This is a predicted structure of a 75-nucleotide RNA (transfer RNA) from a Thermoleophilaceae bacterium. The sequence was found in a public genome assembly. Rfam family: tRNA. It is annotated as a transfer RNA. Taxonomically the source falls in Thermoleophilaceae (Bacteria, Actinomycetota, Thermoleophilia, Thermoleophilales).
[in-house]
RNA sequence: GGGGGACUGGUCCAACGGCUACGACGCGGGUCUCCAAAACCCGAGAUUGGGGUUCGAUUCCCUGGUCCCCCGCCA
Numbered sequence: 001g002g003g004g005g006a007c008u009g010g011u012c013c014a015a016c017g018g019c020u021a022c023g024a025c026g027c028g029g030g031u032c033u034c035c036a037a038a039a040c041c042c043g044a045g046a047u048u049g050g051g052g053u054u055c056g057a058u059u060c061c062c063u064g065g066u067c068c069c070c071c072g073c074c075a
Stems, first nucleotide, its partner, number of pairs: 001071007010025003018055001027043005048064005
């Protein structure tokens, strides 16, 4: 340099054009308990940056970033 793949809360992940972005773990609060754990209830927290298409973009297109895999060149 060429080709392919991935990126969503602290972590793991779902949704793949259309309702307020789903769930689990973790975190905060509550119920319960002598206290705690467990269980149950409530809550906070995310779409990798920019641009475009569209009535509408996490999703499609363009262009950056990071990571992974394969191939090539020089030494």